[in-house]
Context: one part of a larger RNA
RNA sequence: CGUAAGAAGCUUGAGAGGAUCUGACCUUAGUACGAGAGGACCGGGUUGGACGAACCGCUGGUGUACCAGUUGUGGAGCCUAUCUGCACCGCUGGGUAGCUACGUUCGGAAGGGAUAAGCACUGAAAGCAUCUAAGUGCGAAACCCACCUCGAGAUGAGGCUUCUUUUAAGGGUCGUCAGAGAUGAUGACGUAGAUAGGCUGCAGGUGUAAAGUCAGAGAUGGCAUAGCCGAGCAGUACUAAUUACCCG
Numbered sequence: 001c002g003u004a005a006g007a008a009g010c011u012u013g014a015g016a017g018g019a020u021c022u023g024a025c026c027u028u029a030g031u032a033c034g035a036g037a038g039g040a041c042c043g044g045g046u047u048g049g050a051c052g053a054a055c056c057g058c059u060g061g062u063g064u065a066c067c068a069g070u071u072g073u074g075g076a077g078c079c080u081a082u083c084u085g086c087a088c089c090g091c092u093g094g095g096u097a098g099c100u101a102c103g104u105u106c107g108g109a110a111g112g113g114a115u116a117a118g119c120a121c122u123g124a125a126a127g128c129a130u131c132u133a134a135g136u137g138c139g140a141a142a143c144c145c146a147c148c149u150c151g152a153g154a155u156g157a158g159g160c161u162u163c164u165u166u167u168a169a170g171g172g173u174c175g176u177c178a179g180a181g182a183u184g185a186u187g188a189c190g191u192a193g194a195u196a197g198g199c200u201g202c203a204g205g206u207g208u209a210a211a212g213u214c215a216g217a218g219a220u221g222g223c224a225u226a227g228c229c230g231a232g233c234a235g236u237a238c239u240a241a242u243u244a245c246c247c248g
Base pairs, nucleotide, nucleotide: 001153005164006163007162008161009160010159011158015150016149017148018147021049022048023047024046025045026044027043033038051107052106053105054104055103059101060100061099062098066094067093068092069091070090071087072086073085074084075083076082111145112144113143118138119137120136121135170247171246172245173244174190175189176188177187178186195240196239197238198236199235200234201233202232204229205228206227212223213222214221215220
C1' cells in the first nucleotide's frame, strides 16, 4: 500500500515445511518343519542405541555487582582492630535466579484410502484352459490422509462474532518494565495502580560478622543457626509510572 467504511477478537485451510530410523531379549515354542543337526512365520510383551523436541523438580556445570577463607603490596585509620585499591574474579572453597547437559520427560506409533511387484476370483476371445480382454479382491518404510509447525499478499486477498458513525470505536506518542528483545516488534502495567525500585517477611546461599565479655600463657575457642546476601516468592503505594498530545 492492497484486501472498496473504520476497528477489536476468534477462525477456515489453498499451500509449504518437519517427523518417518533401528537392535537385543522374553514369550508363542524347542512348537510347525526336519531322519537328525538344527529351527521358524504370524502374534504378544520388555528393554536399549542413534536422532529430535520441551523443561530445570532431581544429578551436575556455569554463575566477573552473593558469602567465606587467604597471600603479596599500597591506602583510610591512634592502631596488633576494622574497612578498602591492585595483583587473571589475585588465589582458594562454596553458590540463588537465569542459561544449561552429563540430567528429566516425551516423540517415531496406531489407523484409513488408493496402489507397485506379486497373489487371486469370476471370465471369454479360443465349447478347453487362462489373474484380463469387460468385471472383482488382497497386497509395501514408497503415494494421499492421519501427527507437529507455519499459513488469506490464497491480489482467488476467505469466514464468524462484536464495536463505532465524527472527532467515534480503536490505535499511537510518552512513562514504569520483562516469560520479549540488536533496533523495530511482542507482552505486562500507568494512581480506579503491585509495572519496576525501595522496605518488610519468606525461600535460598554462605557458614557463625564486628564490638563486648568469659576461658586459655598464647594460638584459639565459647556466648552465636550468627552476620552478610544478585537476579527467586509474597506483602506493602514510600519513590517513579504526572500532565498531556497525535492519528483515526

Notes: RNAcentral holds the full RNA, with entries from ENA. This is a predicted structure of a 248-nucleotide part of an RNA (large-subunit ribosomal RNA, domain VI) from Rapidithrix thailandica. Taxonomically the source falls in Rapidithrix (Bacteria, Bacteroidota, Cytophagia, Flammeovirgaceae). Its Rfam family is "Bacterial large subunit ribosomal RNA". Gene Ontology terms of the family: ribosome and structural constituent of ribosome. Its mean pLDDT, the model's own confidence on a scale to 100, is 86.